[in-house]
Small-subunit ribosomal RNA, central domain from a metagenome, 350 nucleotides, folded computationally. The coordinates come from a structure-prediction model, not an experiment, and the mean pLDDT is 88.
Context: one part of a larger RNA
């Protein structure tokens, strides 16, 4: 190294975009570069293979001879790749009219709830727990009206529903704005697929300036609990959580399962379209796309399982593993305000 592989054994980048580079749909003609052949060139020798011949015989060793190549020249074929011109229309993209929707920025509103704060009514208790305290309350709390302030999350509706590439997104208008899906077959006419490297988005936490703070609430502080209690449980509570602008780039960022195509039984919900039948309009009911569940044929897997939303059967591009610890760690670079992060060993041991 040829290889075997990545749901769970080691292995799919967190998700996009998209240059170089790999790969590409039907057809018709030209070239002949890949490619398939002729014909010479050369591919010293020794080694290999076949035939001979000499030491008794081997080993070794003379002769022939064959083989041996990403080769050169030249002459041919044109199926397939490829290069050019043309054609085509299903891949791909537009447009057209119809659809669903927590996709996305942004300004505005609405109720309920906690709490704070004035005011009234009242009068000892409350509140908290397995039981308790600590803590709040005669300076009048708790309950309970009524007004006022401020935050911050939006109960039902709500549902293996939706929607986005992930991350993720849920009151309600309005603006600005991105993608789907279906249905016509109207226009372009392979524009396509995949991506090293780069680039962009990326939960929470954290970090930096500057607001903002109701509630929760690392750190802390009280009070239990225990042998102890740096916890679990209780009152309290700082950063936080919230907003704008820059940072960070990491998760069991999970379907632990890359992307795109095409093939390969059915049953059965669901959520959005469309055509038909029906109907006064509907519904049911029938077929079809699309999205998302669930059981299975066949297949396939160590088994669990998976099965048209593949972990089946192919093909293409990418990444990515190769015994466990040392270690995702040291060191060197990059990149960060930092915290640290990306890339990433060895000696030693088993």
């Nucleotide at each position: 190294c040829u290889g075997g592989g990545c749901g769970u054994a080691a292995a799919g980048c967190g998700c996009g975009c998209g240059c170089a580079g790999g790969c590409g749909g039907c057809u018709a003609g030209u070239c002949a570069a890949g490619u398939c052949u002729g014909a010479u060139g050369u591919g010293a020798a020794a080694a290999c293979u076949c035939c001979u011949g000499g030491c008794u015989u081997a080993a070794c060793u003379g002769g022939g001879a064959g083989a041996g190549g990403u080769c050169g020249u030249u002459g041919g074929a044109a199926a397939c790749u490829g290069a050019c011109u043309g054609g085509c229309u299903u891949g791909a993209g537009g447009c057209a009219a119809u659809g669903a929707g927590a996709g996305g920025g942004g300004u505005g509103u609405g109720g309920a709830a906690u709490u704070c704060c004035c005011g009234g009514u009242g009068u000892a208790g409350u509140g908290g727990u397995g039981g308790a305290a600590u803590g709040c309350g005669u300076a009048g709390a708790u309950a309970u009206c009524g007004g006022g302030g401020g935050g911050a999350a939006c109960a039902c509706c709500a549902g293996u529903g939706g929607c986005g590439a992930a991350a993720g997104c849920g009151g309600c208008a309005c603006c600005c704005u991105g993608g789907c899906a279906u249905u016509g077959a109207c226009c372009u006419g392979a524009c396509g697929c995949u991506c090293a490297u780069g680039u962009g988005c990326g939960a929470a936490a954290g970090c930096g300036u500057g607001g903002g703070g109701a509630g929760c609430g690392a750190a802390c502080g009280g009070g239990a609990u225990u042998a102890g209690a740096u916890a679990c449980c209780c009152c309290g509570g700082u950063a936080g959580u919230c907003c704008a602008c820059g940072c960070c780039g990491u998760a069991a960022a999970c379907g632990a399962u890359g992307a795109a195509c095409a093939c390969u039984a059915g049953g059965u919900g669901u959520a959005g379209g469309u055509a038909g039948c029906a109907u006064c309009a509907a519904a049911c009911c029938u077929a079809u796309c699309u999205g998302u569940g669930c059981c299975g044929a066949a297949g396939u897997a160590a088994a669990c399982g998976c099965g048209a939303u593949a972990a089946g059967u192919g093909u293409u591009c990418c990444g990515c593993c190769u015994g466990g610890g040392g270690a995702g760690u040291a060191c060197g670079g990059c990149c960060g305000c930092a915290a640290g992060g990306c890339u990433a060993a060895a000696a030693c041991u088993c």
The full RNA is in RNAcentral, with records from SILVA.